Predicted 3D model of a 75-nucleotide RNA (transfer RNA) from a Patescibacteria group bacterium. The RNAcentral record of the sequence draws on ENA. The coordinates come from a structure-prediction model, not an experiment, and the mean pLDDT is 84. Its Rfam family is "tRNA". It is annotated as a transfer RNA. NCBI's taxonomy places the organism under Bacteria, Bacteria candidate phyla.
């Protein structure tokens, strides 16, 4: 070098072309005497870069880059 999976909010993940979510977290409020549980609300995203395609791309091609595995190589 070679084939596979993977990179999406702090964390773990969904989304396979048509407004970027859910769960936990964290902040603020309800409830309690108070704290947990629980209920509403809300802040967080260049979607790993960087080109192409398309009226449109997180999704399709192309090239990098990290991560993880398999093959092979070596003994």
């Nucleotide at each position: 070098c070679g084939c596979c999976g993977g990179g999406u909010a702090g964390a773990g993940c969904a989304g396979u072309g048509g407004c970027a979510g859910c769960u936990c977290g964290c902040g603020g409020g309800g409830c309690u005497c108070a704290u947990a549980a629980u209920c509403c609300c809300g802040a967080g995203g260049u979607c790993g870069g960087g080109g192409g395609u398309u009226c449109g791309a997180a999704u399709c091609c192309c090239c990098c880059c990290c991560c993880g595995g398999c093959a092979a190589c070596c003994a």